[in-house]
Molecule: Lysine riboswitch aptamer
Organism: Gottfriedia endophytica
RNA sequence: CAAUUUCAUAGAGGUUGCGGUGUAAAAGAGUACCAUUUUGGAGAACAGUGGGUUUGCUGAAAAAAUGGGAAAGGGUAUACCGCCGAAAUGAUAAACUUCCACUAAGUUUAUUGUUGGGGCUACAUUUAAGAAAUGUAGAACUGUCACAUGUUUAUGUGAAGUGCUAUUGAAGAG
Numbered sequence: 001c002a003a004u005u006u007c008a009u010a011g012a013g014g015u016u017g018c019g020g021u022g023u024a025a026a027a028g029a030g031u032a033c034c035a036u037u038u039u040g041g042a043g044a045a046c047a048g049u050g051g052g053u054u055u056g057c058u059g060a061a062a063a064a065a066u067g068g069g070a071a072a073g074g075g076u077a078u079a080c081c082g083c084c085g086a087a088a089u090g091a092u093a094a095a096c097u098u099c100c101a102c103u104a105a106g107u108u109u110a111u112u113g114u115u116g117g118g119g120c121u122a123c124a125u126u127u128a129a130g131a132a133a134u135g136u137a138g139a140a141c142u143g144u145c146a147c148a149u150g151u152u153u154a155u156g157u158g159a160a161g162u163g164c165u166a167u168u169g170a171a172g173a174g
Stems, first nucleotide, its partner, number of pairs: 001174001004171003008167004014084001017083008033068007043055004047103005087115012116142002120138007144159006
């Protein structure tokens, strides 16, 4: 001097990068629900089953008419905040929620697996929803690196974020 290895720090991908909070309008919906009247005539509600509770012939469920009439989750726009495994999701375990038990569903935490990123299409699940989200698959786009070809900047193939780029420190084949 130095291939390479390692710690730390700072960055890039996208004009729809990821997530959170607030506000506004839409949709949910003239739905749920409430009141009155008519029909009806014994059940109804609390996720399913069992139990239990409340309610019902002073009229349940259901249907019609009239009058009144929401909300939540989810999405869009916008502002602010935190960031680049940002985050999402599968499995296992624990705790909590529902009237009690079991099942089912939901929330949070821990461990572990998968996914570079955002769209499009098909199927499935969820949902009021052909909106959106999630999972699987497909054909493209895009960013990074490696290899090969060819050229002054492109093509092809492949891989994965514990990756890539830059800087500093440490070690250091030769």